[in-house]
RNA sequence: GCUCUCGUGGGUUAGUGGUUAGACCGUCUGCUUUACACGCAGAAAGUCGCAGGUUCAAACCCUGCCGGGAGCA
Repeated sequence: GCUCUCGUGGGUUAGUGGUUAGACCGUCUGCUUUACACGCAGAAAGUCGCAGGUUCAAACCCUGCCGGGAGCA
C1' cells in the first nucleotide's frame, strides 16, 4: 500500500430500513438482615466511532475519514 472484518450505556453484546434501541454483568436507591452477602423492587447511564449522502423514514443502505483486529505484498 491492497483486501476483509469489527466499532451500540462503565463492561460483554442483541438488533441488518418503520412503532419506546433491548438483554446480561456492573453502579446507585429502597426492602429484607444485628451486619454483610444472597434475594426482591426501582433508578441512572446510549444522541449506535465521526462527517456527508440516499430515503417519507437510517444503528441498519452508499461514500469518505478515524480507531481495533486478520490476511496479502

This is a predicted structure of a 73-nucleotide RNA (transfer RNA) from Baffinella frigidus. Rfam family: tRNA.